RNA sequence: UUUUCAUCAAGAGUGGUUGAGGGACAGGCCCGCUAAAACCACAGCAACCAAGAGACCAGCAGCAUGCUGGUUUACAGGUGCUAAUUCCUGCUCCGUUAAAUGAAGGAGAAAGAUGAAAA
Numbered sequence: 001u002u003u004u005c006a007u008c009a010a011g012a013g014u015g016g017u018u019g020a021g022g023g024a025c026a027g028g029c030c031c032g033c034u035a036a037a038a039c040c041a042c043a044g045c046a047a048c049c050a051a052g053a054g055a056c057c058a059g060c061a062g063c064a065u066g067c068u069g070g071u072u073u074a075c076a077g078g079u080g081c082u083a084a085u086u087c088c089u090g091c092u093c094c095g096u097u098a099a100a101u102g103a104a105g106g107a108g109a110a111a112g113a114u115g116a117a118a119a
Base pairs, nucleotide, nucleotide: 001119002118003117004116005115006114007113008112013042014041015040016039017038021031022030023029025090026089027088028087043082044081045080047079048078049077054072055071056070057069058068059067060066061065086111091108092107093106094105097102
């Protein structure tokens, strides 16, 4: 970097350095000198991975107890994350409305983000 799978309506900040931007992209709409983005320190959240004392269940051997597997969890770890539903929409379909190639609403995709596995 690519592919596949899973999740995305919840949750989570204080300082320091710095000084104009940021929310992927487009259109909106927001956040930002009461300090954006970035970097540093400590802290927190909990999606995946990893780990698993102890406890419980099952099986085997045996009567001292041990081994294997499963479930669940503390401690602690690897990425990640700490405004707004992935902030909303972006394509297809359903459907509401007096009517139209249009609006509420709904479903599914696409795109994106994160994790794991493989190449």